[in-house]
C1' cells in the first nucleotide's frame, strides 16, 4: 500500500517550540487564526478497538469490570454540502470517500 470486519451526533487541554495560513483532496459554504492557528515535543486527560480479568458457553459471539500495556483521540457531527432514494422552504435514510482499530496479505 491492498482486502475484510467494526466504529465515527458522546467524551477529553495545559506548557514549550514553530511562525502563516489551517479544518484529508477538488468545488461551494461555514469556522479557527499574530490575543499565535497548523504542525512537533512533553505532561495531563478521554475512550475502551486489541490485550487483561470475571460470567455464560463446545466454540464463536455476547455481557460486565478495570485502565498497568499496544494503538487512537482531546475546535466546529468525519465542520456541512456534492452521488442515490423518499419527502419537498428547513428533513430523513443510504452509498461513496476519509479516519481509526483488529485480522489477513
Nucleotide at each position: 500500500g491492498a482486502u475484510u470486519u467494526a466504529u465515527a451526533a458522546a467524551g477529553a487541554a495545559g506548557a514549550g517550540g514553530u511562525g502563516a495560513g489551517a479544518g484529508a483532496g477538488c468545488a461551494g459554504g461555514c469556522u479557527c487564526c499574530a490575543u499565535g492557528a497548523u504542525c512537533c515535543u512533553c505532561u495531563a486527560g478521554c475512550a475502551a478497538c486489541c490485550a487483561u480479568c470475571a460470567g455464560c458457553g463446545c466454540a464463536g459471539a455476547c455481557u460486565g469490570a478495570a485502565a498497568a500495556g499496544g494503538u487512537g483521540c482531546u475546535a466546529c457531527u468525519u465542520c456541512c454540502u456534492g452521488c442515490c432514494c423518499a419527502g419537498u422552504u428547513u428533513u430523513g435514510g443510504g452509498a461513496c470517500a476519509u479516519a481509526u482499530a483488529a485480522a489477513u496479505u